Small-subunit ribosomal RNA, 5' domain from Acetothermia bacterium UBA7521, 545 nucleotides, folded computationally. The prediction has a mean pLDDT of 84. It was read from a public genome assembly.

[in-house]
Context: one part of a larger RNA
């Protein structure tokens, strides 16, 4: 000199864009943060619609009429619950642990998996019995649970058909360092499926789904070369240890696990142990080499009260799933239960220190859905904080041999100083009034050209035109009016280092980054005037180069 997620002191007009618990991975009140599909299923409750019956009441002399509590039946996915499907493994948070194939980079898998999506091929036949919801009975304070009965499905099960799928077997070709891989024949065995909606000339057709196999894309798993901390005042470490055979397990290799056998394996090129630490892209500094660092954003990893375990699933050993042990908090009828903010906000606590219990799904993106749409504290915005960077303003011109005040003085004068007053001008900003965005692309749907398929229609595909929707926000921005009006501080002035005098004080009070100042003329303490530096900031402290 530069930098910072900063803090502290004094000060403070505005805007834009960013950033904001570095400490206790301490404990958490409250609300919200993951749902959705009725075009998979059942009318069980409520709602709604329709039909029938109908009390009371009203009219009528009566017959009858009106109204209609309520009841019954049928229908309807509007609300709640339920079965079923998909999602919930993403998105969001944190950095505790981890010195490790965790990360980075380059390879390998002839040792692997992959829901939704793309494309291709083939198929979807025949049957079955359950169960939740609901009803009844019962246990329990609750959380919840038990038994009996009824019912549906894209829930579940059985059978059929099967192929280029799987396993075994038997030939041929190609390739590979190899265990083998790959292409192509024959034989044997095994494994599938589901419907819904719309239109219909009732034959079907279209769309969304379903099963098997292949393909691509994207995602993941495993192995490996090399690279990146400190301590040798850690020198020896190791029994699943190192290797083999076999078996198990996994999507898959492997001592991953196990039985048996052998006695190996690692290490001064630093094993083992201890300390510290998430890694990278980057960021800061520096001419560079290097040094330091890993906050925001992006990629990867790890974790979700401490620890263990598996279940479901294409995917988890799963933050807002299950289960067990521990600590803690809460409820309890004392038998037993409930909970997990390192999601967003917020509270207590710790700390020098770090924000609103805000608005909106309008945009972008995600989940579900044919769609309308629903959900989304992701996100987009707003709020608070000079925490940072950038921009703007606090006026401009004229104005005296030069007011007053204040300071200095050799008492002559000098300084503040064109500074002020005063005159003229401007209006960024401010105040008031008025106008007022872009961000919105299109969706559903409508119209039109064309296309594939079909006998045709609806529908499907491409393209064009039209066609709702704005949280921010009456914000940005623009116009008009008014008036210099609303807006300057902080630090330092002995040398380093730019900026000097006076008074007070008298080794006192004090200053200080280093050298050092202060004991009666202190440019070094305190105050004032003046001058210097930076400026909505200026200094100090901490830390890195």
């Nucleotide at each position: 000199g530069g930098g910072u997620g900063a803090a502290c002191g004094c000060u403070a007009g505005c805007g834009g864009c960013g950033c904001g618990c570095c400490u206790a991975a301490c404990a958490c009140a409250u609300g919200c943060a993951a749902g959705u599909c009725g075009a998979g299923c059942g009318a069980u409750c409520g709602g709604c619609u329709u039909g029938c019956c109908a009390a009371a009441g009203c009219c009528g002399c009566a017959a009858g009429g009106c109204c209609g509590a309520g009841g019954c039946a049928a229908g309807u996915a509007c609300g709640g619950a339920g079965c079923g499907g998909c999602a919930a493994a993403c998105g969001g948070g944190u950095g505790a642990g981890u010195a490790a194939c965790a990360c980075g980079u380059g390879g390998c898998c002839a040792a692997c998996c992959u829901g939704c999506c793309u494309c291709c091929g083939c198929g979807a036949c025949g049957g079955g019995c359950a169960u939740a919801a609901c009803c009844c009975u019962c246990c329990g304070a609750a959380a919840g649970g038990a038994g009996g009965g009824c019912u549906a499905a894209u829930a579940c099960c059985c059978g059929a058909u099967g192929g280029c799928c799987u396993u075994c077997u038997u030939g041929g070709g190609g390739c590979u360092c190899a265990a083998g891989c790959u292409c192509u024949g024959g034989g044997a065995a095994g494994u599938a499926a589901a419907g819904g909606c719309a239109c219909u000339u009732c034959g079907g057709u279209g769309c969304c789904g379903c099963g098997c196999g292949g393909u691509g894309a994207g995602g993941g798993g495993g192995c490996u070369g090399c690279g990146g901390c400190c301590c040798a005042u850690c020198a020896g470490c190791u029994a699943g240890u190192u290797g083999g055979u076999g078996a198990g397990g996994u999507a898959a290799u492997g001592g991953c696990c196990c039985a048996c056998c052998a006695a190996g394996g690692c290490a001064a090129c630093g094993a083992c142990g201890g300390g510290u630490a998430g890694g990278g892209g980057g960021c800061c500094u520096g001419a560079g080499a290097g040094g330091g660092u890993g906050g925001c954003c992006c990629c990867c990893c790890a974790c979700a009260u401490g620890g263990g375990g598996a279940c479901u699933g294409a995917g988890a050993c799963a933050c807002g799933g299950c289960u067990c042990c521990g600590a803690c908090u809460c409820c309890u009828a004392c038998g037993g239960g409930a909970g997990g903010c390192a999601g967003c906000a917020g509270u207590g606590g710790g700390g020098a220190a770090u924000c609103u219990u805000g608005g909106g799904c309008a945009a972008u993106g995600g989940g579900c859905g044919a769609a309308a749409g629903c959900c989304u504290g992701a996100c987009c915005c707003a709020g608070c904080g000079a925490c940072g960077c950038c921009g703007c303003g606090u006026g401009c011109g004229g104005g005296a041999c030069g007011a007053a005040g204040c300071c200095c003085u050799u008492c002559g004068g000098g300084g503040u100083g064109u500074a002020a007053a005063c005159c003229g001008c401007u209006u960024u900003u401010c105040u008031a009034g008025g106008g007022g965005a872009a961000g919105a692309a299109u969706a559903a749907g409508g119209c039109g050209c064309g296309g594939a398929g079909g006998g045709a229609a609806u529908g499907c595909c491409u393209c064009g035109c039209c066609g709702a929707u704005g949280a921010c926000g009456g914000u940005a921005c623009c116009c008009u009016a008014g008036g210099a009006a609303u807006a300057a501080g902080c630090c330092a002035c002995g040398g380093c280092u730019a900026a000097c005098u006076a008074c007070g004080u008298g080794c006192c009070a004090g200053c200080a980054g280093c050298c050092g100042c202060g004991g009666u003329a202190a440019u070094a303490c305190g105050u004032a005037g003046g001058g210097g530096g930076c400026a909505a900031g200026c200094g100090u402290u901490a830390u890195c180069c």